Bacterial RNase P class A, 379 nucleotides, folded computationally. It matches the Rfam family "Bacterial RNase P class A". Its family is annotated with tRNA processing, ribonuclease P activity and dimeric ribonuclease P complex in the Gene Ontology.
[in-house]
C1' cells in the first nucleotide's frame, strides 16, 4: 500500500437578530389576551412496537390445554438482553456462527440411485446345474457315435458389501491372516462409542490409563420427551370535576327496603341489551432501576461508595431560519524541504423527529478514531 475483521466516539462550537412551545416574574388589559425580563426545549436511533420490565385496572382454587426459552458460570428489577468460558463447524488469520435429548416412541429425507436404515445383488468376482461351440486324447467303428478333460458363450439357482457406479449421506480406516469368492469372520495398529478409575475445573467440560462388544448415521426450524418460566388488558390504563340527556326490555339478589310469612307486587342494588346526551378540564405527567465526575471492586458485563446536576412534554401543536467568527473535511496555488504553514474556493450531510416511562434487540443513515490478522513492496 491493499484486503479483511472488531471495537469505540461524535451527530460541529460560540455570539448577534429574528422566530416557535411549556414554566416563572413584572406591567398592561376591552379579561380574549398584549407587552418585557429570566428559564428549559428531540435521538442514536425519538423509528419497528419485537422481547423484558415499572405503573394501573379486573380477576385470583388446582389442573389441563396453549406460549416463550433451552451448553456452564456471572450480571441484571427482569429478559428472548449482555459478559466470560465449555464444545462443534467455518476461515490460511484477526474472528464469526450455532448450542438439552436422536440407545422412550412415532415420524421424514426430493433428485441420482440396484439399495436410504438392524439396507441393498445393477455391473463386476465366485460356486452349482443342465445346454451349446471350440480344441486335443480314448473307445466302438462304414457314416458317424460315445466317455472324461480343458477353455469359451448364453440360461436357471446360490454365496458375496473387497472392487466399479449413485448420492449430501452407502452401515469404521490401513495392512495382514483367512476363504470357491469374500466379509471385524479373526488378528495388529488407528478413529469413534460406552463403562470405569484417577487427575484438573465453581461448572460446561478436558487429559491420562484400563476393560468391552467391535460400529448401534442424520434431521427434535417434524411431532414428541425433559426442565425453567408465563393470570388477563392496557396511559384511549385509571382516577376526580363539570355539562347534558329520555328512558325502556331482560336476567340476578339464600343475608336488602316496604305490603302482611312464602308466592306475588312495588321500590333499590348490580350485569347485559336497545335507546339517548356529551366528546369540555384538572390529575396520571416525568426525580428517575436518572446524567455526568472520581475513587474503589472485577478479565469482563456490572456493581459500590462520594462528590455534584435538574433535564422537554403538547389541542395529535413547538424545538426553525440567517449572518459572523473559530474548527473539521475536500480541493487549487504559494511557501518550507529535520517542516508541519499560508491565500482562496466548495462542503458539514445523510437517517429520521418524543407523546406514560425504563431495560434490551432490530433496522435506517453517516463521520472520525483505535486495536488486531492477512499480502504485497521498502529500509
Nucleotide at each position: 500500500g491493499g484486503a479483511g475483521c472488531c471495537g469505540g466516539u461524535g451527530a460541529g462550537g460560540c455570539g448577534g437578530c429574528c422566530g416557535c412551545g411549556g414554566c416563572u416574574c413584572g406591567g398592561g388589559u376591552u379579561c380574549g389576551c398584549c407587552c418585557g425580563g429570566g428559564u428549559c426545549g428531540a435521538g442514536g436511533a425519538a423509528c419497528g412496537u419485537c422481547c423484558g420490565g415499572a405503573c394501573u385496572c379486573c380477576a385470583u382454587g388446582g389442573g389441563c390445554a396453549g406460549g416463550a426459552c433451552g451448553c456452564u458460570g456471572g450480571g441484571u428489577a427482569a429478559c428472548u438482553c449482555c459478559c466470560a468460558g465449555g464444545c462443534g463447524c467455518a476461515g490460511c488469520g484477526a474472528u464469526g456462527c450455532g448450542u438439552g435429548g436422536a440407545a422412550a416412541g412415532c415420524g421424514c429425507a426430493a433428485c441420482a440411485g440396484a439399495g436410504a436404515g438392524c439396507a441393498g445383488a445393477c455391473c463386476g468376482c465366485c460356486c452349482c446345474g443342465a445346454c451349446c461351440c471350440g480344441g486335443a486324447u480314448c473307445c466302438c467303428a462304414a457314416a458317424g457315435g460315445g466317455a472324461a478333460c480343458c477353455g469359451g458363450g448364453a440360461c436357471g439357482g446360490g454365496g458375496u458389501a473387497a472392487g466399479g457406479g449413485u448420492g449430501a449421506a452407502a452401515c469404521g480406516g490401513u495392512g495382514g491372516u483367512g476363504u470357491g469368492a469374500g466379509a471385524g469372520a479373526c488378528c495388529a495398529c488407528c478413529a469413534g462409542c460406552g463403562c470405569g478409575a484417577c487427575g484438573g475445573g465453581u461448572g460446561a467440560c478436558c487429559g491420562u490409563c484400563g476393560c468391552g462388544g467391535c460400529u448401534g448415521g442424520g434431521c427434535a426450524u417434524g411431532c414428541c420427551c425433559c426442565g425453567u418460566c408465563c393470570g388477563g388488558a392496557g396511559c384511549a390504563a385509571g382516577g376526580c370535576c363539570a355539562a347534558g340527556c329520555a328512558g325502556g326490555a331482560g336476567g340476578c339478589g339464600a343475608u336488602c327496603g316496604g305490603u302482611g310469612c312464602c308466592c306475588g307486587c312495588c321500590g333499590c342494588g348490580c350485569c347485559u341489551c336497545c335507546g339517548g346526551g356529551u366528546g369540555g378540564g384538572c390529575c396520571g405527567c416525568a426525580c428517575g432501576a436518572g446524567g455526568c465526575g472520581a475513587c474503589g471492586a472485577g478479565c469482563a458485563a456490572u456493581c459500590g461508595u462520594c462528590g455534584u446536576c435538574c433535564c422537554a412534554g403538547a389541542c395529535a401543536g413547538a424545538u426553525g431560519g440567517u449572518c459572523g467568527c473559530c474548527c473539521c473535511c475536500g480541493g487549487u496555488c504559494c511557501a518550507c524541504u529535520c517542516a508541519c504553514g499560508g491565500a482562496c474556493c466548495g462542503g458539514g450531510a445523510a437517517c429520521a423527529g418524543a407523546a406514560u416511562c425504563c431495560g434490551g434487540c432490530g433496522u435506517a443513515c453517516g463521520u472520525c478514531c483505535g486495536a488486531c490478522u492477512c499480502c504485497c513492496u521498502u529500509c